[in-house]
RNA sequence: GUCCCCGUAGCUCAGCAGGAUAGAGCACAUGCCUCCUAAGCAUGGGGUCGGACGUUCGAAUCGUCUCGGGGACG
Numbered sequence: 001g002u003c004c005c006c007g008u009a010g011c012u013c014a015g016c017a018g019g020a021u022a023g024a025g026c027a028c029a030u031g032c033c034u035c036c037u038a039a040g041c042a043u044g045g046g047g048u049c050g051g052a053c054g055u056u057c058g059a060a061u062c063g064u065c066u067c068g069g070g071g072a073c074g
Stems, first nucleotide, its partner, number of pairs: 001073007010026004019057001028044005050066005
């Protein structure tokens, strides 16, 4: 330098042939249960999907650029 993969909640990830309330598990908060804790059960908070721009009626999903991580080739 060229090319490929990954980046979505505090953590690990799903969703990625565009369709509309962004999800799961764990963690966290509150309540129930218990003498108390843990476990269990219920409820809840939390992310404008790395960033910017564009395409579209509509973008986590498509395109361009860019940032971070990993890899292949030279």
About this RNA:
This is a predicted structure of a 74-nucleotide RNA (transfer RNA) from Synergistaceae bacterium OttesenSCG-928-D05. The coordinates come from a structure-prediction model, not an experiment, and the mean pLDDT is 82. It matches the Rfam family "tRNA". By type it is a transfer RNA. Gene Ontology term of the family: triplet codon-amino acid adaptor activity. Rfam describes the family as follows. Transfer RNA (tRNA) molecules are approximately 80 nucleotides in length. It was read from a public genome assembly.